[in-house]
RNA sequence: GUCCCUAUAGUUCAACGGAUAGAACAGGGCACUCCUAAGGCUCAGAUGUAGGUUCGAUUCCUACUAGGGAUA
Repeated sequence: GUCCCUAUAGUUCAACGGAUAGAACAGGGCACUCCUAAGGCUCAGAUGUAGGUUCGAUUCCUACUAGGGAUA
């Protein structure tokens, strides 16, 4: 250089083009307990960037950015 894959919450992952983007762990709060832990209840938190297609985009297309891989 060329080609391929990936990018969603603090982390690991879901989500036929249509539901309020959903879980687990982590974090805050409450209750329980002599105290702590575990377990219980509850709260907050995310679609890499810019365009395009569409009535509607996390999803499809293009470019870019970042990471990974193949090839010489």
Transfer RNA from a Patescibacteria group bacterium, 72 nucleotides, folded computationally. The prediction has a mean pLDDT of 80. The source organism's lineage runs through Bacteria and Bacteria candidate phyla. It matches the Rfam family "tRNA". It is annotated as a transfer RNA. Rfam describes the family as follows. Transfer RNA (tRNA) molecules are approximately 80 nucleotides in length.